A computed fold for a 75-nucleotide RNA from a Patescibacteria group bacterium, annotated as transfer RNA.
Its Rfam family is "tRNA". Gene Ontology term of the family: triplet codon-amino acid adaptor activity. Rfam's curators write: Transfer RNA (tRNA) molecules are approximately 80 nucleotides in length.
Taxonomically the source falls in Bacteria candidate phyla (Bacteria).
The prediction has a mean pLDDT of 81.
[in-house]
RNA sequence: GGGCAUGUAGCUCAGUGGUAGAGCAGUUUACUUAUAAUAAACAGGCCGCAGGUUCGAUCCCUGCCAUGCCCACCA
Repeated sequence: GGGCAUGUAGCUCAGUGGUAGAGCAGUUUACUUAUAAUAAACAGGCCGCAGGUUCGAUCCCUGCCAUGCCCACCA
């Protein structure tokens, strides 16, 4: 330098055109003498960034950024 993949909640991941969800973690409550376990509730992100297409974009297109893998070049 070229190609491919990934980027969504604190973490691991779904979702794939109609303003986003699960598990774990967190907070509160119930239960208990108390803790754990269990149950219920709550909070937490507008989806890596910027443009474009569209009535509407996390999703499609373009550029950039980050990470990983492969190839090439230099040494």